The RNA shown here (transfer RNA) has 71 nucleotides and comes from Acidobacteria bacterium RIFCSPLOWO2_02_FULL_61_28. It matches the Rfam family "tRNA". Rfam links the family to the GO term triplet codon-amino acid adaptor activity.
[in-house]
RNA sequence: GGGCGCGUGGUGUAAUGGGAGCACGGGUUCCUGUCAAGUUCCAGGUGUCGGUUCGAUUCCGACCGCGUCCA
Repeated sequence: GGGCGCGUGGUGUAAUGGGAGCACGGGUUCCUGUCAAGUUCCAGGUGUCGGUUCGAUUCCGACCGCGUCCA
């Protein structure tokens, strides 16, 4: 330098055109003499910029980052 794959809360992982979910973790309430466990509620996310579309996490392009292969 080129090919391919992947980028989703703090972490891991679903959703493949139509309300962004689950688990762990964090905060809060209840419970307890205290802690743990349990219970209730809450916060927190689609790498960036464009394009297509009535509508994009999903499709397309560029860029960025990571992995892998070739040179």